About this RNA: Predicted 3D model of a 71-nucleotide RNA (transfer RNA) from Candidatus Pacearchaeota archaeon RBG_13_33_26. The same sequence occurs in records of 2 taxa. Model confidence (mean pLDDT): 81 of 100. Rfam family: tRNA. It is annotated as a transfer RNA.

RNA sequence: GGUCCUUUAGUCUAUCGGUAGAACACCUCGUUUACACCGAGGAAGGGGAGGUUCGACUCCUCCAAGGACCA
Repeated sequence: GGUCCUUUAGUCUAUCGGUAGAACACCUCGUUUACACCGAGGAAGGGGAGGUUCGACUCCUCCAAGGACCA
RNA backbone atom coordinates (compact mmCIF):
# COMPACT_ATOMS: atom_id res chain seq x y z
P G A 1 -0.72 3.84 3.56
O5' G A 1 -0.74 2.85 2.30
C5' G A 1 -0.67 3.37 0.98
C4' G A 1 -0.66 2.24 0.00
C3' G A 1 -1.90 1.36 0.00
O3' G A 1 -2.98 1.92 -0.73
C1' G A 1 0.00 0.00 0.00
P G A 2 -4.51 1.63 -0.28
O5' G A 2 -4.75 0.14 -0.78
C5' G A 2 -4.72 -0.17 -2.17
C4' G A 2 -4.91 -1.64 -2.38
C3' G A 2 -6.15 -2.25 -1.74
O3' G A 2 -7.32 -2.04 -2.50
C1' G A 2 -4.26 -3.59 -1.27
P U A 3 -8.73 -1.93 -1.82
O5' U A 3 -9.05 -3.42 -1.38
C5' U A 3 -9.24 -4.43 -2.35
C4' U A 3 -9.42 -5.78 -1.69
C3' U A 3 -10.49 -5.85 -0.60
O3' U A 3 -11.81 -5.96 -1.12
C1' U A 3 -8.53 -6.89 0.16
P C A 4 -13.02 -5.33 -0.30
O5' C A 4 -13.15 -6.26 1.00
C5' C A 4 -13.53 -7.61 0.85
C4' C A 4 -13.28 -8.40 2.13
C3' C A 4 -14.05 -7.93 3.36
O3' C A 4 -15.40 -8.34 3.36
C1' C A 4 -11.80 -8.36 3.94
P C A 5 -16.48 -7.51 4.18
O5' C A 5 -16.16 -7.86 5.71
C5' C A 5 -16.31 -9.19 6.18
C4' C A 5 -15.80 -9.32 7.59
C3' C A 5 -16.44 -8.42 8.63
O3' C A 5 -17.70 -8.87 9.06
C1' C A 5 -14.10 -8.40 8.90
P U A 6 -18.80 -7.84 9.56
O5' U A 6 -18.26 -7.35 10.97
C5' U A 6 -18.11 -8.27 12.04
C4' U A 6 -17.38 -7.62 13.19
C3' U A 6 -18.03 -6.38 13.79
O3' U A 6 -19.07 -6.70 14.69
C1' U A 6 -15.72 -6.00 13.49
P U A 7 -20.26 -5.65 14.93
O5' U A 7 -19.55 -4.45 15.72
C5' U A 7 -18.97 -4.68 17.00
C4' U A 7 -18.31 -3.43 17.54
C3' U A 7 -19.25 -2.29 17.90
O3' U A 7 -18.80 -1.64 19.08
C1' U A 7 -17.66 -1.53 16.35
P U A 8 -19.44 -2.07 20.47
O5' U A 8 -20.99 -1.91 20.27
C5' U A 8 -21.59 -0.64 20.19
C4' U A 8 -23.03 -0.69 20.63
C3' U A 8 -23.26 -1.23 22.03
O3' U A 8 -23.02 -0.28 23.04
C1' U A 8 -24.78 -2.24 20.53
P A A 9 -22.24 -0.74 24.37
O5' A A 9 -23.34 -0.54 25.53
C5' A A 9 -23.80 0.76 25.87
C4' A A 9 -24.15 0.87 27.33
C3' A A 9 -23.10 0.35 28.31
O3' A A 9 -23.06 1.18 29.45
C1' A A 9 -25.15 -0.77 28.67
P G A 10 -21.93 2.31 29.54
O5' G A 10 -20.87 1.51 30.41
C5' G A 10 -19.60 2.12 30.70
C4' G A 10 -18.77 1.15 31.52
C3' G A 10 -18.56 -0.20 30.85
O3' G A 10 -17.43 -0.19 29.99
C1' G A 10 -19.35 -0.52 33.04
P U A 11 -17.48 -1.03 28.57
O5' U A 11 -17.36 -2.54 29.05
C5' U A 11 -16.16 -3.03 29.60
C4' U A 11 -16.30 -4.51 29.93
C3' U A 11 -16.77 -5.39 28.79
O3' U A 11 -15.71 -5.78 27.92
C1' U A 11 -18.02 -5.86 30.72
P C A 12 -16.03 -6.07 26.37
O5' C A 12 -16.91 -7.40 26.40
C5' C A 12 -16.33 -8.63 26.79
C4' C A 12 -17.38 -9.72 26.90
C3' C A 12 -18.21 -9.97 25.66
O3' C A 12 -17.55 -10.76 24.68
C1' C A 12 -19.62 -9.85 27.54
P U A 13 -17.93 -10.53 23.10
O5' U A 13 -19.50 -10.77 23.00
C5' U A 13 -20.01 -12.08 23.11
C4' U A 13 -21.52 -12.09 23.24
C3' U A 13 -22.31 -11.74 21.99
O3' U A 13 -22.35 -12.82 21.08
C1' U A 13 -23.31 -10.76 23.92
P A A 14 -23.10 -12.63 19.65
O5' A A 14 -24.66 -12.80 20.03
C5' A A 14 -25.64 -12.49 19.08
C4' A A 14 -27.01 -12.65 19.69
C3' A A 14 -28.16 -12.21 18.83
O3' A A 14 -28.55 -13.24 17.93
C1' A A 14 -28.43 -11.31 21.00
P U A 15 -28.57 -12.92 16.36
O5' U A 15 -29.80 -11.91 16.17
C5' U A 15 -31.08 -12.25 16.68
C4' U A 15 -31.94 -11.02 16.84
C3' U A 15 -32.04 -10.14 15.60
O3' U A 15 -33.05 -10.60 14.73
C1' U A 15 -31.62 -8.81 17.51
P C A 16 -32.69 -11.35 13.34
O5' C A 16 -32.22 -10.12 12.42
C5' C A 16 -33.16 -9.10 12.07
C4' C A 16 -32.53 -8.11 11.14
C3' C A 16 -32.04 -8.71 9.83
O3' C A 16 -32.17 -7.73 8.78
C1' C A 16 -30.21 -7.79 11.00
P G A 17 -33.42 -7.81 7.84
O5' G A 17 -33.74 -6.25 7.93
C5' G A 17 -35.06 -5.87 7.93
C4' G A 17 -35.27 -4.66 8.82
C3' G A 17 -36.73 -4.44 9.21
O3' G A 17 -36.76 -3.82 10.50
C1' G A 17 -35.96 -2.60 7.99
P G A 18 -37.47 -4.69 11.64
O5' G A 18 -38.54 -3.72 12.27
C5' G A 18 -38.13 -2.50 12.88
C4' G A 18 -39.33 -1.69 13.37
C3' G A 18 -40.37 -2.51 14.10
O3' G A 18 -40.96 -1.71 15.08
C1' G A 18 -41.36 -1.59 12.19
P U A 19 -40.61 -1.91 16.59
O5' U A 19 -39.74 -0.60 16.98
C5' U A 19 -40.38 0.54 17.47
C4' U A 19 -40.07 0.75 18.94
C3' U A 19 -38.86 -0.01 19.45
O3' U A 19 -38.22 0.75 20.46
C1' U A 19 -40.70 -0.67 20.69
P A A 20 -36.79 0.21 21.05
O5' A A 20 -36.22 -1.11 20.30
C5' A A 20 -36.62 -2.41 20.66
C4' A A 20 -35.43 -3.30 20.92
C3' A A 20 -35.06 -3.45 22.39
O3' A A 20 -35.80 -4.48 23.03
C1' A A 20 -33.11 -3.05 21.07
P G A 21 -36.77 -4.20 24.23
O5' G A 21 -36.69 -5.54 25.10
C5' G A 21 -35.58 -5.82 25.93
C4' G A 21 -35.16 -7.25 25.78
C3' G A 21 -34.23 -7.75 26.87
O3' G A 21 -34.93 -8.11 28.04
C1' G A 21 -33.36 -8.35 24.79
P A A 22 -34.22 -7.92 29.46
O5' A A 22 -33.17 -9.11 29.48
C5' A A 22 -33.61 -10.46 29.38
C4' A A 22 -32.44 -11.40 29.18
C3' A A 22 -31.36 -11.38 30.25
O3' A A 22 -31.74 -12.11 31.42
C1' A A 22 -30.35 -11.39 28.13
P A A 23 -31.19 -11.64 32.85
O5' A A 23 -29.68 -12.12 32.84
C5' A A 23 -29.35 -13.49 32.71
C4' A A 23 -27.85 -13.68 32.57
C3' A A 23 -27.01 -12.98 33.64
O3' A A 23 -26.95 -13.72 34.85
C1' A A 23 -26.11 -12.55 31.52
P C A 24 -26.99 -12.93 36.23
O5' C A 24 -25.54 -12.32 36.37
C5' C A 24 -24.40 -13.17 36.44
C4' C A 24 -23.11 -12.39 36.25
C3' C A 24 -22.91 -11.20 37.16
O3' C A 24 -22.46 -11.55 38.47
C1' C A 24 -22.40 -10.58 34.95
P A A 25 -22.96 -10.70 39.71
O5' A A 25 -22.40 -9.23 39.44
C5' A A 25 -21.01 -8.96 39.54
C4' A A 25 -20.68 -7.56 39.08
C3' A A 25 -21.39 -6.42 39.82
O3' A A 25 -20.74 -6.10 41.05
C1' A A 25 -21.56 -6.06 37.50
P C A 26 -21.66 -5.66 42.28
O5' C A 26 -22.33 -4.28 41.82
C5' C A 26 -21.53 -3.13 41.60
C4' C A 26 -22.38 -1.94 41.21
C3' C A 26 -23.53 -1.62 42.15
O3' C A 26 -23.12 -0.89 43.30
C1' C A 26 -24.30 -1.58 39.92
P C A 27 -23.91 -1.14 44.67
O5' C A 27 -25.31 -0.42 44.45
C5' C A 27 -25.40 0.97 44.23
C4' C A 27 -26.84 1.39 44.00
C3' C A 27 -27.85 0.90 45.02
O3' C A 27 -27.85 1.67 46.21
C1' C A 27 -28.69 0.54 42.85
P U A 28 -28.31 1.01 47.61
O5' U A 28 -29.88 0.82 47.43
C5' U A 28 -30.74 1.94 47.30
C4' U A 28 -32.18 1.49 47.08
C3' U A 28 -32.73 0.50 48.08
O3' U A 28 -33.12 1.10 49.31
C1' U A 28 -33.30 -0.19 45.91
P C A 29 -33.06 0.24 50.65
O5' C A 29 -34.25 -0.80 50.50
C5' C A 29 -35.59 -0.35 50.44
C4' C A 29 -36.54 -1.48 50.06
C3' C A 29 -36.51 -2.71 50.94
O3' C A 29 -37.20 -2.55 52.17
C1' C A 29 -36.52 -3.39 48.69
P G A 30 -36.73 -3.38 53.46
O5' G A 30 -37.11 -4.87 53.09
C5' G A 30 -38.46 -5.24 52.90
C4' G A 30 -38.61 -6.66 52.42
C3' G A 30 -37.99 -7.72 53.30
O3' G A 30 -38.83 -8.05 54.41
C1' G A 30 -37.43 -8.15 51.06
P U A 31 -38.20 -8.33 55.84
O5' U A 31 -37.34 -9.68 55.66
C5' U A 31 -38.01 -10.88 55.30
C4' U A 31 -37.00 -11.97 55.00
C3' U A 31 -35.92 -12.17 56.02
O3' U A 31 -36.35 -12.98 57.11
C1' U A 31 -34.94 -12.09 53.85
P U A 32 -36.18 -12.47 58.60
O5' U A 32 -34.62 -12.60 58.84
C5' U A 32 -33.99 -13.87 58.77
C4' U A 32 -32.49 -13.75 58.93
C3' U A 32 -32.03 -12.89 60.10
O3' U A 32 -32.05 -13.61 61.33
C1' U A 32 -30.81 -12.33 58.15
P U A 33 -32.69 -12.86 62.62
O5' U A 33 -31.67 -11.70 62.94
C5' U A 33 -32.02 -10.66 63.87
C4' U A 33 -30.80 -9.85 64.24
C3' U A 33 -29.96 -9.40 63.07
O3' U A 33 -30.43 -8.20 62.51
C1' U A 33 -28.58 -10.40 64.75
P A A 34 -30.44 -8.08 60.87
O5' A A 34 -28.89 -7.98 60.47
C5' A A 34 -28.12 -6.87 60.86
C4' A A 34 -26.67 -7.08 60.55
C3' A A 34 -26.37 -7.51 59.11
O3' A A 34 -26.31 -6.40 58.23
C1' A A 34 -25.20 -8.90 60.61
P C A 35 -26.76 -6.63 56.68
O5' C A 35 -25.55 -7.44 56.03
C5' C A 35 -24.26 -6.85 55.93
C4' C A 35 -23.22 -7.88 55.54
C3' C A 35 -23.50 -8.65 54.25
O3' C A 35 -23.22 -7.90 53.08
C1' C A 35 -22.78 -10.13 55.94
P A A 36 -24.09 -8.19 51.76
O5' A A 36 -23.76 -9.73 51.42
C5' A A 36 -22.50 -10.08 50.89
C4' A A 36 -22.34 -11.59 50.84
C3' A A 36 -23.29 -12.35 49.91
O3' A A 36 -22.89 -12.29 48.57
C1' A A 36 -23.20 -13.42 52.00
P C A 37 -24.04 -12.20 47.39
O5' C A 37 -24.79 -13.60 47.49
C5' C A 37 -24.10 -14.80 47.20
C4' C A 37 -24.95 -16.01 47.56
C3' C A 37 -26.30 -16.09 46.89
O3' C A 37 -26.22 -16.60 45.57
C1' C A 37 -26.56 -16.50 49.18
P C A 38 -27.15 -16.03 44.41
O5' C A 38 -28.65 -16.25 44.94
C5' C A 38 -29.18 -17.55 45.07
C4' C A 38 -30.51 -17.51 45.76
C3' C A 38 -31.56 -16.62 45.15
O3' C A 38 -32.20 -17.22 44.03
C1' C A 38 -31.49 -16.22 47.44
P G A 39 -32.71 -16.34 42.82
O5' G A 39 -33.99 -15.60 43.40
C5' G A 39 -35.13 -16.33 43.81
C4' G A 39 -36.17 -15.43 44.42
C3' G A 39 -36.55 -14.21 43.61
O3' G A 39 -37.48 -14.51 42.58
C1' G A 39 -36.17 -13.57 45.82
P A A 40 -37.49 -13.66 41.21
O5' A A 40 -38.07 -12.24 41.68
C5' A A 40 -39.41 -12.13 42.13
C4' A A 40 -39.74 -10.72 42.56
C3' A A 40 -39.38 -9.62 41.56
O3' A A 40 -40.32 -9.49 40.52
C1' A A 40 -38.63 -9.01 43.70
P G A 41 -39.82 -9.02 39.06
O5' G A 41 -39.36 -7.50 39.28
C5' G A 41 -40.35 -6.49 39.47
C4' G A 41 -39.76 -5.22 40.03
C3' G A 41 -38.91 -4.40 39.08
O3' G A 41 -39.66 -3.66 38.13
C1' G A 41 -37.85 -4.50 41.17
P G A 42 -38.98 -3.26 36.72
O5' G A 42 -37.88 -2.18 37.12
C5' G A 42 -38.27 -0.92 37.67
C4' G A 42 -37.08 -0.11 38.09
C3' G A 42 -36.12 0.28 36.97
O3' G A 42 -36.59 1.39 36.23
C1' G A 42 -34.89 -0.48 38.84
P A A 43 -36.14 1.58 34.71
O5' A A 43 -34.71 2.25 34.84
C5' A A 43 -34.56 3.50 35.48
C4' A A 43 -33.10 3.82 35.71
C3' A A 43 -32.24 3.79 34.44
O3' A A 43 -32.28 5.02 33.74
C1' A A 43 -31.19 2.56 36.16
P A A 44 -32.26 4.96 32.12
O5' A A 44 -30.81 4.45 31.76
C5' A A 44 -29.66 5.19 32.13
C4' A A 44 -28.41 4.36 31.97
C3' A A 44 -28.22 3.74 30.59
O3' A A 44 -27.66 4.65 29.66
C1' A A 44 -27.83 2.12 32.26
P G A 45 -28.55 5.04 28.33
O5' G A 45 -27.90 4.15 27.16
C5' G A 45 -26.53 4.26 26.87
C4' G A 45 -26.11 3.19 25.93
C3' G A 45 -26.59 3.34 24.49
O3' G A 45 -25.78 4.25 23.77
C1' G A 45 -26.75 1.09 25.21
P G A 46 -26.43 5.16 22.61
O5' G A 46 -26.78 4.13 21.45
C5' G A 46 -26.22 4.28 20.14
C4' G A 46 -25.59 2.98 19.71
C3' G A 46 -25.16 2.96 18.26
O3' G A 46 -24.02 2.13 18.14
C1' G A 46 -26.73 1.28 18.62
P G A 47 -23.01 2.19 16.93
O5' G A 47 -21.98 3.34 17.32
C5' G A 47 -21.25 3.28 18.57
C4' G A 47 -20.15 4.29 18.56
C3' G A 47 -20.43 5.50 17.69
O3' G A 47 -21.18 6.51 18.37
C1' G A 47 -18.33 4.62 17.14
P G A 48 -22.33 7.31 17.58
O5' G A 48 -21.52 8.33 16.69
C5' G A 48 -20.72 9.33 17.30
C4' G A 48 -20.06 10.20 16.26
C3' G A 48 -20.97 10.70 15.15
O3' G A 48 -21.73 11.84 15.54
C1' G A 48 -19.01 9.83 14.21
P A A 49 -23.17 12.09 14.87
O5' A A 49 -22.85 12.50 13.36
C5' A A 49 -22.09 13.66 13.10
C4' A A 49 -21.80 13.80 11.62
C3' A A 49 -22.99 13.67 10.68
O3' A A 49 -23.77 14.84 10.64
C1' A A 49 -21.20 12.41 9.86
P G A 50 -25.30 14.71 10.15
O5' G A 50 -25.23 14.11 8.68
C5' G A 50 -25.48 14.95 7.56
C4' G A 50 -25.07 14.27 6.28
C3' G A 50 -26.16 13.54 5.51
O3' G A 50 -27.03 14.43 4.83
C1' G A 50 -24.26 12.20 5.55
P G A 51 -28.62 14.04 4.76
O5' G A 51 -28.70 12.85 3.70
C5' G A 51 -28.23 13.05 2.38
C4' G A 51 -28.13 11.74 1.64
C3' G A 51 -29.42 10.96 1.49
O3' G A 51 -30.25 11.48 0.44
C1' G A 51 -27.69 9.49 2.13
P U A 52 -31.85 11.31 0.53
O5' U A 52 -32.09 9.75 0.35
C5' U A 52 -31.80 9.10 -0.88
C4' U A 52 -32.16 7.65 -0.80
C3' U A 52 -33.57 7.34 -0.31
O3' U A 52 -34.53 7.46 -1.34
C1' U A 52 -32.01 5.95 0.79
P U A 53 -35.90 8.22 -1.07
O5' U A 53 -36.66 7.25 -0.03
C5' U A 53 -36.99 5.93 -0.40
C4' U A 53 -37.41 5.14 0.80
C3' U A 53 -38.50 5.77 1.66
O3' U A 53 -39.80 5.60 1.12
C1' U A 53 -36.79 4.91 3.04
P C A 54 -40.79 6.87 1.03
O5' C A 54 -41.13 7.13 2.56
C5' C A 54 -41.93 8.28 2.92
C4' C A 54 -42.41 8.13 4.33
C3' C A 54 -41.36 7.67 5.32
O3' C A 54 -40.56 8.72 5.79
C1' C A 54 -43.31 6.37 5.60
P G A 55 -38.97 8.48 5.90
O5' G A 55 -38.84 7.42 7.07
C5' G A 55 -39.15 7.79 8.41
C4' G A 55 -39.22 6.57 9.31
C3' G A 55 -37.94 5.77 9.44
O3' G A 55 -37.05 6.34 10.39
C1' G A 55 -39.74 4.31 9.04
P A A 56 -35.49 6.39 10.01
O5' A A 56 -35.02 4.87 10.06
C5' A A 56 -35.18 4.08 11.23
C4' A A 56 -33.99 3.17 11.44
C3' A A 56 -32.68 3.87 11.75
O3' A A 56 -31.88 3.05 12.58
C1' A A 56 -32.46 2.64 9.77
P C A 57 -31.87 3.23 14.12
O5' C A 57 -30.70 2.26 14.66
C5' C A 57 -29.36 2.71 14.62
C4' C A 57 -28.43 1.53 14.53
C3' C A 57 -28.43 0.80 13.20
O3' C A 57 -27.60 1.44 12.25
C1' C A 57 -28.52 -0.75 15.00
P U A 58 -28.02 1.39 10.66
O5' U A 58 -28.32 -0.15 10.32
C5' U A 58 -27.26 -1.09 10.29
C4' U A 58 -27.78 -2.49 10.08
C3' U A 58 -28.34 -2.75 8.68
O3' U A 58 -28.01 -4.04 8.25
C1' U A 58 -30.02 -3.13 10.33
P C A 59 -26.80 -4.22 7.20
O5' C A 59 -27.31 -3.42 5.91
C5' C A 59 -28.08 -4.04 4.90
C4' C A 59 -28.32 -3.10 3.73
C3' C A 59 -27.17 -2.16 3.38
O3' C A 59 -26.18 -2.80 2.58
C1' C A 59 -29.17 -0.93 3.45
P C A 60 -24.65 -2.36 2.68
O5' C A 60 -24.63 -0.95 1.92
C5' C A 60 -24.91 -0.89 0.53
C4' C A 60 -24.79 0.54 0.02
C3' C A 60 -23.53 1.29 0.42
O3' C A 60 -22.42 0.97 -0.41
C1' C A 60 -25.39 2.65 0.84
P U A 61 -20.92 1.03 0.17
O5' U A 61 -20.63 2.59 0.28
C5' U A 61 -20.59 3.40 -0.88
C4' U A 61 -20.37 4.86 -0.52
C3' U A 61 -19.20 5.14 0.40
O3' U A 61 -17.95 5.14 -0.28
C1' U A 61 -21.08 6.36 1.14
P C A 62 -16.63 4.65 0.50
O5' C A 62 -16.29 5.88 1.43
C5' C A 62 -15.95 7.14 0.86
C4' C A 62 -15.95 8.23 1.90
C3' C A 62 -15.05 8.02 3.11
O3' C A 62 -13.68 8.32 2.85
C1' C A 62 -17.17 8.76 3.83
P C A 63 -12.54 7.52 3.63
O5' C A 63 -12.67 8.09 5.12
C5' C A 63 -12.40 9.46 5.38
C4' C A 63 -12.78 9.81 6.80
C3' C A 63 -12.09 9.01 7.89
O3' C A 63 -10.77 9.43 8.15
C1' C A 63 -14.39 9.19 8.38
P A A 64 -9.65 8.31 8.61
O5' A A 64 -10.11 7.98 10.10
C5' A A 64 -10.14 8.99 11.08
C4' A A 64 -10.66 8.46 12.40
C3' A A 64 -10.02 7.17 12.89
O3' A A 64 -8.77 7.41 13.53
C1' A A 64 -12.36 7.00 13.09
P A A 65 -7.62 6.28 13.41
O5' A A 65 -8.12 5.16 14.43
C5' A A 65 -8.32 5.49 15.79
C4' A A 65 -8.99 4.32 16.53
C3' A A 65 -8.37 2.96 16.30
O3' A A 65 -7.21 2.73 17.07
C1' A A 65 -10.70 2.81 16.09
P G A 66 -6.06 1.77 16.46
O5' G A 66 -6.66 0.30 16.57
C5' G A 66 -7.00 -0.23 17.85
C4' G A 66 -7.80 -1.50 17.73
C3' G A 66 -7.19 -2.60 16.89
O3' G A 66 -6.15 -3.31 17.55
C1' G A 66 -9.46 -2.39 16.34
P G A 67 -4.93 -3.93 16.64
O5' G A 67 -5.59 -5.16 15.87
C5' G A 67 -6.09 -6.26 16.60
C4' G A 67 -6.93 -7.19 15.74
C3' G A 67 -6.19 -7.85 14.58
O3' G A 67 -5.38 -8.94 14.98
C1' G A 67 -8.30 -7.07 13.86
P A A 68 -4.14 -9.37 14.05
O5' A A 68 -4.81 -10.14 12.83
C5' A A 68 -5.51 -11.33 13.05
C4' A A 68 -6.09 -11.87 11.75
C3' A A 68 -5.10 -12.00 10.60
O3' A A 68 -4.32 -13.17 10.67
C1' A A 68 -7.06 -10.93 9.84
P C A 69 -2.82 -13.15 10.04
O5' C A 69 -3.01 -13.15 8.46
C5' C A 69 -3.65 -14.24 7.80
C4' C A 69 -4.03 -13.88 6.38
C3' C A 69 -2.89 -13.44 5.48
O3' C A 69 -2.13 -14.52 4.97
C1' C A 69 -4.69 -11.96 5.22
P C A 70 -0.60 -14.34 4.56
O5' C A 70 -0.65 -13.42 3.28
C5' C A 70 -1.21 -13.90 2.08
C4' C A 70 -1.25 -12.82 1.03
C3' C A 70 0.08 -12.14 0.72
O3' C A 70 0.92 -12.90 -0.10
C1' C A 70 -1.62 -10.51 0.93
P A A 71 2.49 -12.81 0.03
O5' A A 71 2.83 -11.35 -0.50
C5' A A 71 2.61 -11.01 -1.86
C4' A A 71 2.77 -9.53 -2.10
C3' A A 71 4.13 -8.94 -1.69
O3' A A 71 5.14 -9.17 -2.64
C1' A A 71 2.38 -7.56 -0.89